[in-house]
Molecule: transfer RNA
Organism: Methanobacteriota archaeon
RNA sequence: CCCGUCGUAGCUCAACCUGGUAGAGCGUCGGACUGUAGAUCCGAUGGUUGCUGGUUCAAAUCCGGCCGACGGGA
Numbered sequence: 001c002c003c004g005u006c007g008u009a010g011c012u013c014a015a016c017c018u019g020g021u022a023g024a025g026c027g028u029c030g031g032a033c034u035g036u037a038g039a040u041c042c043g044a045u046g047g048u049u050g051c052u053g054g055u056u057c058a059a060a061u062c063c064g065g066c067c068g069a070c071g072g073g074a
Base pairs, nucleotide, nucleotide: 001073002072003071004070005069006068007067010026011025012024013023020057027045028044029043030042031041032040050066051065052064053063054062
């Protein structure tokens, strides 16, 4: 220098291909229960979807550029 994959909640990941309400588990907080804690149960809490621009009625999703991580090539 070139190519590929990935970047979404505090953490691990779905949703992307086929554009149409952003989700799950864990965690955290409150309550029940318990001698206390854990386990269990009930309730609550979760997001500029890496940044920027474009296409579109509508973008996490499609397209361009940039940043970062990993891998491959020269």